[in-house]
Predicted 3D model of a 95-nucleotide RNA (SAM riboswitch aptamer (S box leader)). Rfam family: SAM riboswitch aptamer (S box leader). Rfam's curators write: The SAM riboswitch is found upstream of a number of genes which code for proteins involved in methionine or cysteine biosynthesis in Gram-positive bacteria. Its mean pLDDT, the model's own confidence on a scale to 100, is 86.
RNA sequence: CACUUAUCAAGAGCGACUGAGGGACAGGCCCUGUGAAGUCCGGCAACCUGCAUUUGUAAGGUGCUAAAUCCUGCGGUAAAUCCGAAAGAUGAGUU
Repeated sequence: CACUUAUCAAGAGCGACUGAGGGACAGGCCCUGUGAAGUCCGGCAACCUGCAUUUGUAAGGUGCUAAAUCCUGCGGUAAAUCCGAAAGAUGAGUU
């Protein structure tokens, strides 16, 4: 990188450093010097491991910590705050 599979409407900082961008892509719409992204610390959660055991715990490995995956993008329809797909994200597994 590719494939398989599960999940994606819940949850989580009035902290420190630093200092201009960020929300995958496109179109929108937003966030941001009342401090973006990043790093550290804190926190949330419970996918894998561990421990106890059928449901807990949170020690280890990830992950996450504005807005439904922020909305739409293709199809069902004339339309939708509906359903499904695609794309994307994360975990576990395989080559």